[in-house]
A computed fold for a 73-nucleotide RNA from an uncultured Prevotellaceae bacterium, annotated as transfer RNA. Model confidence (mean pLDDT): 82 of 100. Rfam family: tRNA.
RNA sequence: GCGGUAGUAGCUCAGUUGGUAGAGCAUCAGCUUCCCAAGCUGAGGGCCGCGGGUUCGAAUCCCGUCUACCGCU
Repeated sequence: GCGGUAGUAGCUCAGUUGGUAGAGCAUCAGCUUCCCAAGCUGAGGGCCGCGGGUUCGAAUCCCGUCUACCGCU
């Protein structure tokens, strides 16, 4: 230098024929208990690595770019 994969909640990850962004764990509150743990219910937390484009509408399609990993030269 070229190619590929990944980047989404604090963490681990889902989310395909483009149509309101989700789960588990964690955190907080409540219920339960003499207390703790476990269990149950609920809540907060994201504008999807960044910047543009296409579209009525983009995490998803296109272009550029950053980071990590793998391969080629």